[in-house]
RNA sequence: CCGUGCUAGGCGGGGAGCUAGCGGUGCCCUGUACCCGAGAUCCGCUUCAUGCGGGGCUGAAUCCCCGCCUGAGGCCCUCGAGGUCCGAGGCAGCCCGCGGUGCGGGGCGUUGAAGGUCGGGUCCCACGCGACGUCGGACCGCGAACCGGGUCAGGGCGGGAACGCAGCAGCCCUCAGCGGUUCCCGGCGGGUGCCGUGGGUUCGCCUGACCGGAGCCUGCCGCGCCCGGUAGCGCUCGAGUCUCGUGCGGUCGAGGGCGGGUGCACGG
Numbered sequence: 001c002c003g004u005g006c007u008a009g010g011c012g013g014g015g016a017g018c019u020a021g022c023g024g025u026g027c028c029c030u031g032u033a034c035c036c037g038a039g040a041u042c043c044g045c046u047u048c049a050u051g052c053g054g055g056g057c058u059g060a061a062u063c064c065c066c067g068c069c070u071g072a073g074g075c076c077c078u079c080g081a082g083g084u085c086c087g088a089g090g091c092a093g094c095c096c097g098c099g100g101u102g103c104g105g106g107g108c109g110u111u112g113a114a115g116g117u118c119g120g121g122u123c124c125c126a127c128g129c130g131a132c133g134u135c136g137g138a139c140c141g142c143g144a145a146c147c148g149g150g151u152c153a154g155g156g157c158g159g160g161a162a163c164g165c166a167g168c169a170g171c172c173c174u175c176a177g178c179g180g181u182u183c184c185c186g187g188c189g190g191g192u193g194c195c196g197u198g199g200g201u202u203c204g205c206c207u208g209a210c211c212g213g214a215g216c217c218u219g220c221c222g223c224g225c226c227c228g229g230u231a232g233c234g235c236u237c238g239a240g241u242c243u244c245g246u247g248c249g250g251u252c253g254a255g256g257g258c259g260g261g262u263g264c265a266c267g268g
Base pairs, nucleotide, nucleotide: 001268002267003266004265005264006263009058010057011056012030013029014028015027020046021045022044023043024042034055035054036053037052064261065260066259067258068257069256070255073252074251075250076249077247079245080244081243082242083241084240086238087237088236089235093233094232095229096228097227099226100225101224102223103222104221105220106217107216108215115211116210117209118208119207120206121205122204123200124199125198126197127196128195129193130192132189133188134187135186136185137184138181139180140179141178142177148173149172150171151170156165157164158163
């Protein structure tokens, strides 16, 4: 140096998080690098830490180990901006005023404004009258096998007879009760009345007449000022959380590149 056969090792790694700490499963970033089983209120470990159990492939180098360079990405910090949410503040920018006032516009008004007087209605109470509803009465009719009345056939009883007695049915009249009538009488009632009388209230509304003689509408619209109210929005401050940017800030770091290193046995 070559060949054959073995072994160490390799068959992914990393970040955050969890954890007393470490590794795994789960999430995320890289990347393509075996199979099966269990694994998060979990699985396997214990002084610096191999994931555990079972199986398979490769195998001393492009594949293993070390160093350097580069570097995806994650996490933390400083500063700034923004979103969201909570709390606080506030002599109130937006908002409300059927508060005041001014200006502009519009409407009504000599076919009579503002204001005033009188009357009526509306509101409440009482009485009266009426309508309605309801009940009772009144009138008409029906209406009692027997325990209502009158008359009582038949039959029954008394009597020598004449006659008499009680009395069912039937018929008539009626009680309780039932039906009908509506012109009449009475009771009760109120979500009753363009009704009457009297009283009450007098703030308002509607309406009629009269006085009055030119304004009224500011509870018609817009603008401005003042006054009052209000913390929902906006504004200010502070806390939390999220996103973005910032940085010759920090930390970990996959992958890639370069360089170096590394067994055993036999034979030639």
Predicted 3D model of a 268-nucleotide RNA (Bacterial large signal recognition particle RNA) from an Actinomycetota bacterium. RNAcentral holds the sequence, with entries from ENA. The gene name in the source record is ffs. Rfam family: Bacterial large signal recognition particle RNA. By type it is a non-coding RNA gene.